[in-house]
Context: one part of a larger RNA
RNA sequence: UCGUGGUUAAGGAAUUCGGCAAAAUACCCCCGUAACUUCGGGAGAAGGGGGGCCCAGAGGGUGAAGAAGACUUGCUCUUCUAGCCUGAACGGCCGCAGAGACCAGGGAGAAGCGACUGUUUACUAAAAACACAGGUCCGUGCCAAGUCGCAAGACGAUGUAUACGGACUGACGCCUGCCCGGUGCUGGAACGUUAAGGGGACCGGUUAGCCUCACGGCGAAGCUGAGAACUUAAGCGCCAGUAAACGGCGGUGGUAACUAUAACCAUCCUAAGGUAGCGAAAUUCCUUGUCGGGUAAGUUCCGACCCGCACGAAUGGCGUAACGACUUCUCCACUGUCUCAACCACGAACUCG
Numbered sequence: 001u002c003g004u005g006g007u008u009a010a011g012g013a014a015u016u017c018g019g020c021a022a023a024a025u026a027c028c029c030c031c032g033u034a035a036c037u038u039c040g041g042g043a044g045a046a047g048g049g050g051g052g053c054c055c056a057g058a059g060g061g062u063g064a065a066g067a068a069g070a071c072u073u074g075c076u077c078u079u080c081u082a083g084c085c086u087g088a089a090c091g092g093c094c095g096c097a098g099a100g101a102c103c104a105g106g107g108a109g110a111a112g113c114g115a116c117u118g119u120u121u122a123c124u125a126a127a128a129a130c131a132c133a134g135g136u137c138c139g140u141g142c143c144a145a146g147u148c149g150c151a152a153g154a155c156g157a158u159g160u161a162u163a164c165g166g167a168c169u170g171a172c173g174c175c176u177g178c179c180c181g182g183u184g185c186u187g188g189a190a191c192g193u194u195a196a197g198g199g200g201a202c203c204g205g206u207u208a209g210c211c212u213c214a215c216g217g218c219g220a221a222g223c224u225g226a227g228a229a230c231u232u233a234a235g236c237g238c239c240a241g242u243a244a245a246c247g248g249c250g251g252u253g254g255u256a257a258c259u260a261u262a263a264c265c266a267u268c269c270u271a272a273g274g275u276a277g278c279g280a281a282a283u284u285c286c287u288u289g290u291c292g293g294g295u296a297a298g299u300u301c302c303g304a305c306c307c308g309c310a311c312g313a314a315u316g317g318c319g320u321a322a323c324g325a326c327u328u329c330u331c332c333a334c335u336g337u338c339u340c341a342a343c344c345a346c347g348a349a350c351u352c353g
Stems, first nucleotide, its partner, number of pairs: 001348008010339002014337001019334001027051005036041001038171001052093003059086004065081006071074001094098001106332007113324002118130002134169007146155003172319004177249003182246002184242005191237003197231002203225004209218003250268005277311001278308001289305005
């Protein structure tokens, strides 16, 4: 000097990002116990008191053993008692201290998120992430849909729509607004478009032959090249439906007898212009917004306001008792966290021998 334990005057979070760490609480009995609440809880709420030993043992329980009585004489009923268990008061004794050591909840108030118990990054993350019961939508009629496999086959399921598969949301309470123009999905089949195939008009190539003095020309069948009309599916176009499908949910100007503001009016655009609720929020840039509370002093916190840069309704909205090794703020208790350090024990380093 470091590490691990222990003690500390006065103060008591002044430390620090933050009470991190430490201290404190702790067991049993009795009294007592708030808001809120889904009436179960909250609750061991909180907050108080007692606890050893001796004497004495009231009262209570049991009583298979013992005794007595009754009659209906029974595996009967009633009463008392020994024994055993438990145990209140009064009184007394000792110590600094009686749950005497070990062991052994700190508590309260408010807010956010997630309902809850659970699950998770084996070895830096345990959470507000995942799951969850509940809700909704879509598919599936059974050789089901879906999944694995080239197939056979298997799972689904020795199940059958109160079943199974997929997607989203996430207890409960109150609710879940408008838009189908785009994308997707579902349905429709009249018309348009659309492949191979079918079809084969028309136009060629070749040449037996024919014409010609010749050059050259015409040219059947067969073979062959190319090929129009016409015919022909889904799809797409088209027409509808569908948002707890993917998603989306405006701008400008003016106006009231102080001012300000605009219930109101006008106008442009849109598929429709954000409803209820909430709101400087896990979302607010400006911003330490403004006001109020708490402090002597508060960029955090709580309550409001609304000018929502850029909340908003199952990508759920807003509440919510209980729960949480979650996050934030405050208070009580408590303390070497600190003012400010000291000492003790053990271990290590180092120095000397």